[in-house]
A computed fold for a 74-nucleotide RNA from Hyphomicrobium sp., annotated as transfer RNA. Its Rfam family is "tRNA". The family's RNA type in Rfam is transfer RNA. The prediction has a mean pLDDT of 82.
RNA sequence: CGGGGUGUAGCUCAGCCUGGUAGAGCAUCUGCUUUGGGAGCAGAGGGUCGCGUGUUCGAAUCAUGUCGCCCCGA
Numbered sequence: 001c002g003g004g005g006u007g008u009a010g011c012u013c014a015g016c017c018u019g020g021u022a023g024a025g026c027a028u029c030u031g032c033u034u035u036g037g038g039a040g041c042a043g044a045g046g047g048u049c050g051c052g053u054g055u056u057c058g059a060a061u062c063a064u065g066u067c068g069c070c071c072c073g074a
Base pairs, nucleotide, nucleotide: 001073002072003071004070005069006068007067010026011025012024013023020057028044029043030042031041032040050066051065052064053063054062
């Protein structure tokens, strides 16, 4: 320098191809249960979807630029 993959909740990841209210598990908090803890059950909070621009009535999703990490080639 070129190519590919990846970035979404505190953590691990779906959702993207086919645009239409952002989700799951774990974790955290509250309640129930227990002498207490753990386990179990019920509920709740938590995100400008790496960043910018564009397309669109509407973008995590499409286009483009850019940044971090990983891999391959030179």